Bacterial RNase P class A from a Paracoccaceae bacterium, 368 nucleotides, folded computationally. Its Rfam family is "Bacterial RNase P class A". Rfam describes the family as follows. Ribonuclease P (RNase P) is a ubiquitous endoribonuclease, found in archaea, bacteria and eukarya as well as chloroplasts and mitochondria. Its mean pLDDT, the model's own confidence on a scale to 100, is 78.
[in-house]
RNA sequence: GCGGAAGGCCGGAUGGCCGCUGUCUUCACCGGCAGAGGAAAGUCCGGACUCCCUCAGGCAACGGUGCCGGGUAACGCCCGGGCAAAGCAAUUUGACGGAAAGCGCCACAGAGAAGAGUCUGCCCCGGGUCAUCCGGGGUCAGGGUGAAACGGUGGGGUAAGAGCCCACCGCGGGACCGGCAACGGGACCGGCACGGCAAGCCCCACCGGGAGCAAUGCCAAAUAGGGGCCGCACAUGGGGUGCCUGACCUCGCGGCCCGGGUCGGCAGCUUGAGGCGGGGAGCGAUCCCCGUCCCAGAGGAAUGGCCAUCGAUCCCCGGGUUUCGGCCCGUGGGAGAACAGAAUCCGGCUUACAGGCCUUCCGCGCGA
Numbered sequence: 001g002c003g004g005a006a007g008g009c010c011g012g013a014u015g016g017c018c019g020c021u022g023u024c025u026u027c028a029c030c031g032g033c034a035g036a037g038g039a040a041a042g043u044c045c046g047g048a049c050u051c052c053c054u055c056a057g058g059c060a061a062c063g064g065u066g067c068c069g070g071g072u073a074a075c076g077c078c079c080g081g082g083c084a085a086a087g088c089a090a091u092u093u094g095a096c097g098g099a100a101a102g103c104g105c106c107a108c109a110g111a112g113a114a115g116a117g118u119c120u121g122c123c124c125c126g127g128g129u130c131a132u133c134c135g136g137g138g139u140c141a142g143g144g145u146g147a148a149a150c151g152g153u154g155g156g157g158u159a160a161g162a163g164c165c166c167a168c169c170g171c172g173g174g175a176c177c178g179g180c181a182a183c184g185g186g187a188c189c190g191g192c193a194c195g196g197c198a199a200g201c202c203c204c205a206c207c208g209g210g211a212g213c214a215a216u217g218c219c220a221a222a223u224a225g226g227g228g229c230c231g232c233a234c235a236u237g238g239g240g241u242g243c244c245u246g247a248c249c250u251c252g253c254g255g256c257c258c259g260g261g262u263c264g265g266c267a268g269c270u271u272g273a274g275g276c277g278g279g280g281a282g283c284g285a286u287c288c289c290c291g292u293c294c295c296a297g298a299g300g301a302a303u304g305g306c307c308a309u310c311g312a313u314c315c316c317c318g319g320g321u322u323u324c325g326g327c328c329c330g331u332g333g334g335a336g337a338a339c340a341g342a343a344u345c346c347g348g349c350u351u352a353c354a355g356g357c358c359u360u361c362c363g364c365g366c367g368a
Stems, first nucleotide, its partner, number of pairs: 001364010012310007020035005037339001041350002044348005049212004062208005067081005082096001083094004097203002102201002104197003119143002121139007151169006170192001171190003176185003216267004226258007237251004274293008313335004317330005
């Protein structure tokens, strides 16, 4: 210098004028102070909190999670490690428990898809024959199919072959050693069995009661309706079945009071697994201690609009330079900031994001 890997941060600034929300002061006005995010988003996980019935425990069903250790209030999150895969490497990715508990499945092709088999081929025997061929048996080494074919290579051996035997590789078991563990190493033993799929059922271990701030609690209009008391009224009436009769039930107006619901208002509501600074423990996630600060609380829902100056960056023009990729200069001109927006709160994950900055590491090239 070029290419790459990992982690973190910023994400317009200042001022003026006019508004909006909250709060303090005030009788009130005026005035002071504060007022979106790293994702406020998706609502996908985990909690706090509230109610349902105390949801405290057990069982069954159902759902979820799934290498090991650690962190945490908890998690499907995070950190560290193991194994596997990719990469020269930094590093990245992983539904990563169990297939010798059982069941099921393995398309097409192929003889055969799991305790298998003979399509072609090879060998032996018998028959027939000029040759070819036919029947029986042995064999899985060669060919062929497939994503996958019941260890691989070489040698011995054999009628031809074959872990039938041997060497090496692979595989299984494994005393012992290292590690908290996952796991790693491994003397020695075994001719080799145990194909794959659990993201099909299933088995094992662990976790989970449900609904959600439109939860929930309190206050409480008008109108309508319910109940009680008082006053007035009356029924030879009205209504109660398709019609009639009888019996039974029921009733109107006014005043006062009571209780429930709706509109509305208040609480829940923001002091919290909190922010910032310093110190300590730990590889790290994280934890502990000290100091300091209070930092939106709206709710048909505020956080906005205009102007001025600056402005990262980009484009154009002119000049210079070049290893032709670019770079530098100018009282030069122009454009001018991404994704997005709280709604009970918190921890995560995921997704969106113009432009820019910082740190560490890896590979290659060049120079000393």